Record summary:
The part of an RNA shown here (small-subunit ribosomal RNA, 3' major domain) has 464 nucleotides and comes from an uncultured bacterium. The prediction has a mean pLDDT of 83. The RNAcentral record of the full RNA draws on Greengenes.
[in-house]
Context: one part of a larger RNA
RNA sequence: AGACGGGGACCCACACAAGCGGUGGAGCAUGUGGUUUAAUUCGACAAUAAGCGAGGAACCUUACCAGGACUUGACAUCCCGGAAAUCUUGCAGAAAUGUGAGAGUGCCUUUAUCGGUAUCCGGAGACAGGUGCUGCAUGGUUGUCGUCAGCUCGUGCCUUGAGGUGUUCGGUUAAGUCCGUAAACGAGCGCAACCCUAGUCCUAUGUUGUAAUUUCAUAGGAGACUGCCUUGUCCAACGAGGAGGAAGGUUAGGAUGACGUCAAAUCAGCAUGGCCCUUAUGUUCUGGGCGACACACGUGCUACAAUGGUCGGUACAACGGGCAGCCAAGUCGUAAGACGGAGCAAAUCCCUAAAAACCGAUCCAAGUUCGAAUUGAGGGCUGCAACUCGCCCUCAUGAAGUCGGAAUCGCUAGUAAUCGCGCAUCAGCCAUGGCGCGGUGAAUAUGUUCCUGGGUCUUGUACU
Numbered sequence: 001a002g003a004c005g006g007g008g009a010c011c012c013a014c015a016c017a018a019g020c021g022g023u024g025g026a027g028c029a030u031g032u033g034g035u036u037u038a039a040u041u042c043g044a045c046a047a048u049a050a051g052c053g054a055g056g057a058a059c060c061u062u063a064c065c066a067g068g069a070c071u072u073g074a075c076a077u078c079c080c081g082g083a084a085a086u087c088u089u090g091c092a093g094a095a096a097u098g099u100g101a102g103a104g105u106g107c108c109u110u111u112a113u114c115g116g117u118a119u120c121c122g123g124a125g126a127c128a129g130g131u132g133c134u135g136c137a138u139g140g141u142u143g144u145c146g147u148c149a150g151c152u153c154g155u156g157c158c159u160u161g162a163g164g165u166g167u168u169c170g171g172u173u174a175a176g177u178c179c180g181u182a183a184a185c186g187a188g189c190g191c192a193a194c195c196c197u198a199g200u201c202c203u204a205u206g207u208u209g210u211a212a213u214u215u216c217a218u219a220g221g222a223g224a225c226u227g228c229c230u231u232g233u234c235c236a237a238c239g240a241g242g243a244g245g246a247a248g249g250u251u252a253g254g255a256u257g258a259c260g261u262c263a264a265a266u267c268a269g270c271a272u273g274g275c276c277c278u279u280a281u282g283u284u285c286u287g288g289g290c291g292a293c294a295c296a297c298g299u300g301c302u303a304c305a306a307u308g309g310u311c312g313g314u315a316c317a318a319c320g321g322g323c324a325g326c327c328a329a330g331u332c333g334u335a336a337g338a339c340g341g342a343g344c345a346a347a348u349c350c351c352u353a354a355a356a357a358c359c360g361a362u363c364c365a366a367g368u369u370c371g372a373a374u375u376g377a378g379g380g381c382u383g384c385a386a387c388u389c390g391c392c393c394u395c396a397u398g399a400a401g402u403c404g405g406a407a408u409c410g411c412u413a414g415u416a417a418u419c420g421c422g423c424a425u426c427a428g429c430c431a432u433g434g435c436g437c438g439g440u441g442a443a444u445a446u447g448u449u450c451c452u453g454g455g456u457c458u459u460g461u462a463c464u
Base pairs, nucleotide, nucleotide: 001464002463003461004460005459007458008457009456010455011454012453013452015448016447019411020410021409022408023407026302027301028300029299030298031297032296033295034293035292042053043052064288065287066286067285068284069283070282073127077126078125079123080122081121082120083119086103087102088101089100090099091098092097106117107116108115129277130276132275133274134273138271139270140266141265142264143262145260150189151188152187153186154185155184156165157164158163169180170179171178195254196253197252198251200222201221202220203219204218205217206216225248228242229241230240231239232238291430304404308363309362310361311360312359313358320351321350322349325344326343330339331338332337370401375396376395377394378393379392380391381390417440418439419438420437421436422435423434
């Protein structure tokens, strides 16, 4: 100087408390461990792994396994020889592939040749290739402490020196924020502001929006700064209250993550040193596996019901997406869906029905008209192909479950809770996931003793 303390003082945070809703019990979905397996590819492991990489595993993907094949190779550059490319088609085969038949003759230059070149085939070797190993050789990127308020430097001063001072102290703040003091005076990276979105107003414009408009859309501005008043105080910073205002003391949310910590994560996104494989650890194909199942854990969905279930009727959104696409009206079908073909490269047309809510009817406390797992049968759709292993519909079946032990999680306002809608990926989809959008819309905290994490100063130490 640090680190640590079941030392001290002060301060902060959904840290506790006060509340609301969950998890832990059930069924299922999904991830992980374990076990199994020919293979169940690999990585991630307290917080900081486990609906994570994966924003889509039937084939492909795919890295794994079994079997069939190739060896200058699926891909790149160079050399030599030949042929336009390409299309149709027979046989063998699971395919990869092997072997035949037919059609066919590019572009540039030029004397019509020669020559060059794109593409394909054959050959020789330099080489290709590797999701093989090492994240403890690395770059880049990321998590975390933590959006915590800290981390440092120059000169000066103090000390034999390591080092200290500044950065302490008194106030104050969300903040090393600001004020005052002071052997310090300044400065940098952080904080804040500058950026984006939402909320208010003004001006302009106006089709595809509206019956019309002050809605809306687009563009440009205005507005909030403790600016004003009262009060507390060293009358400093700042605090408390008030006025006006759409908004008031950081308006709300986002983006933004200091010096560093964990030899944290990633060689499988990419790049890359070294090592290793080179008729195989490379490449290709078919089939299988990644989907197994005594069990254990994580994250979720659906419930256990009457603030509810079922049936009928009636309202009100926002964000988005659409041409190998979105698909209207109409018709058929109980339905999934099919036929159909209008419109739309979209403020024009379509996806698009919002759902909870509201009105009426019914159920009457029950393992039920709750709950939907499981299983049987019949269909629909995508796709070469749904057996392993897709989604959806209808009929039948109708399991566990009556609010969950110890323990544990989230959340302070348009938040929690609850309700539906959209998008990415995508042929289809195992999405109950992820990312967004709006509808309805609470309770509680005026406290810091305790638990957890963090900050400043101080004290002890046999630790560094």